Notes
A computed fold for a 72-nucleotide RNA from a Planctomycetota bacterium, annotated as transfer RNA. Model confidence (mean pLDDT): 82 of 100.
RNA sequence: UCCCCUGUAGCUCAGCGGUAGAGCAGUAGACUGUUAAUCUAUUGGUCGCUAGUUCGAAUCUAGCCGGGGGAG
Numbered sequence: 001u002c003c004c005c006u007g008u009a010g011c012u013c014a015g016c017g018g019u020a021g022a023g024c025a026g027u028a029g030a031c032u033g034u035u036a037a038u039c040u041a042u043u044g045g046u047c048g049c050u051a052g053u054u055c056g057a058a059u060c061u062a063g064c065c066g067g068g069g070g071a072g
Base pairs, nucleotide, nucleotide: 001071002070003069004068005067006066007065010024011023012022013021018055026042027041028040029039030038048064049063050062051061052060
C1' cells in the first nucleotide's frame, strides 16, 4: 500500500429495507430467621462517524475512524 471480516444496552451477541431485541449484569418486589439460589416486574441505545440512495436505513452505497485476519 492492497484485499477480507467486524463495530448494536455495562458485557456477550441477534436483527439481512417497515416500532431496536435476547441472555447475563443493574434496580424494585416476592420467597427465606439472614444470605445465596429461584420467581415476577423494570431501568438502560446519537445502532462507530459523515454523506448518499429510498416514501422509509441498524440493514443498501461511498468515504473516514477503531479492532481482527490475509497479501506484498